Context: one part of a larger RNA
RNA sequence: AGCAUACGGUGGAUGCCUUGGCAUCAAGAGACGAUGAAGGACGUAGGUAGCUGCGAAAAGCUUCGGGGAGCCGCUACACAGGCUAUAAUCCGGAGAUCUCCGAAUGGGGAAACCCGCAUCGCAUAAAGCGAUCACUCCACGCUGAAUAUAUAGGCGUGCGAGAGUGAACUCAGGGAACUGAAACAUCUCAGUACCUGAAGGAAAAGAAAUCAACCGAGAUUCCCCAAGUAGCGGCGAGCGAAAGGGGAUCAGCCUAAACCGAUGUUGUGUAAGACUACAAUCGUUGCAGCAUCGGGGUCGUGGGACCAUCUUUCUAGGGUUGUAGACCUAGAGCAGAGUAAAAAAUCCUGAAACCAGGGGAGUGAGCUGGAAAGCUCAGCCAGAGAGGGUGAUAGCCCCGUACCCGACGUGGAUGGACUCUGAGAUGGCACCCGAGUACCGCGGGACACGUGGAACCCUGUGGGAAUCUGGGAGGACCACCUUCCAAGGCUAAAUACUACUUGAUGACCGAUAGUGAACAAGUACCGCGAGGGAAAGGUGAAAAGCACCUCUAACAGAGGAGUGAAAUAGACCCUGAAACCGUGUGCUU
Repeated sequence: AGCAUACGGUGGAUGCCUUGGCAUCAAGAGACGAUGAAGGACGUAGGUAGCUGCGAAAAGCUUCGGGGAGCCGCUACACAGGCUAUAAUCCGGAGAUCUCCGAAUGGGGAAACCCGCAUCGCAUAAAGCGAUCACUCCACGCUGAAUAUAUAGGCGUGCGAGAGUGAACUCAGGGAACUGAAACAUCUCAGUACCUGAAGGAAAAGAAAUCAACCGAGAUUCCCCAAGUAGCGGCGAGCGAAAGGGGAUCAGCCUAAACCGAUGUUGUGUAAGACUACAAUCGUUGCAGCAUCGGGGUCGUGGGACCAUCUUUCUAGGGUUGUAGACCUAGAGCAGAGUAAAAAAUCCUGAAACCAGGGGAGUGAGCUGGAAAGCUCAGCCAGAGAGGGUGAUAGCCCCGUACCCGACGUGGAUGGACUCUGAGAUGGCACCCGAGUACCGCGGGACACGUGGAACCCUGUGGGAAUCUGGGAGGACCACCUUCCAAGGCUAAAUACUACUUGAUGACCGAUAGUGAACAAGUACCGCGAGGGAAAGGUGAAAAGCACCUCUAACAGAGGAGUGAAAUAGACCCUGAAACCGUGUGCUU
């Protein structure tokens, strides 16, 4: 020196564990904000570094309810001083306080700072304290030019509104490239990523100018099939329907116009009028246009308006006057409906559920052991043998579990008051039925469909209709046929998502895994910045965390003693692999 072996050191693998994660399901909630949010800065405890809480009333104040013996948050188990049966600490509801920054809003600004001689009120010897003071829009009021009425403009009032933040989902306006095509340009990726705007608990869509096929269906949305079919496609790569069938859920409505009335205004300008008949009376009345409001009306076997006729409860009132008729309005009765659309407001009732909690059955002994929940014997409960804890494996020890109960508050079901609505038929007439629209040309987009035979849908541009004897569609176009009524609007449910709350589950992970983060983690640290971004868990059942003695620099460390079941469990602390480093012994050289 090598090999072997024993015992150690180092190291932190492995095993076991779980405070933390991951995923899914169900329910809730789906917003917060000028009554100042989200997010921060700075403070705040007797002493206080970080976290948590809170805000100069500062780990807290008041009150209501719960709870019932201890408490003064965590790292952090100590000290000092206190609180508490006059009910503390703690848990839930409501309230008070709530510095400064931040939409930040009195002005400014390099966020957490600076400046107001601003206005009002209170107050002091002087200080000072409180409130208000941004912008835009809306409503109302007062004023008020050129210019008479007006308008523009100005001023004021308003616990009127907006502004900003937020994970995904939704709609809209913009909108790539890498990539694929084995290169690449049409094409693809993809209307994706991303940017912007707007909104809601969902959003969007939505009651046929839809489909279908000579049979018929009957708003929209979502799922399964149809179907990787029909098609589109440098007919390459690829893209990719619909009808129809089966389900989920179901809900339908309001306007414009014709016509009537009221008000205002413009024109006409003394009579054509004032519901009708007769008589009287009146006359800025009548007529026409425009605007606003009310009635009317809303459809495709076309509908409606207007005129005439017919059927259809009762009562009261109305017009310039009287009589008669007709008409209109209101109320009652009857019937129906209702605040999520179709009109809208208020009050009462207050269900479920959620947010503290409460009750809640049932076991003992012996043995082993440090410890019994293990083993043995003998019992009990069970609407409870889910789960967790307890010195090893507990239905009956503890917390719980099944089941039952539950205040304040939130919540608004249901019901009532209340509110609203109330018919058609026949005949005639030919008044209305959404215009720079439909449609056409050119240029684009979007439709599964790349210009193609390219319909349908949208529109930048230029032309430009009709009103039911009308118009659109049925994939160029024409005819026949069928079907439907555009150019106004609203609409629950079935559907999408989960930052957040509660509960549950897992052939999910178990500390190089699982979140980046089980620990003072978006921390330390890096970067001017945008941004990047760690490592790091385990004594023991209980600190019983080694009093005391010895060596030593009474440093570290070690040896005794003691605790403990164990100290080779001694805090660098469970287990403690390998590499690597030693010591003893044996063999070989």
This is a predicted structure of a 589-nucleotide part of an RNA (large-subunit ribosomal RNA, domain I) from a Myxococcota bacterium. NCBI's taxonomy places the organism under Bacteria, Pseudomonadati, Myxococcota.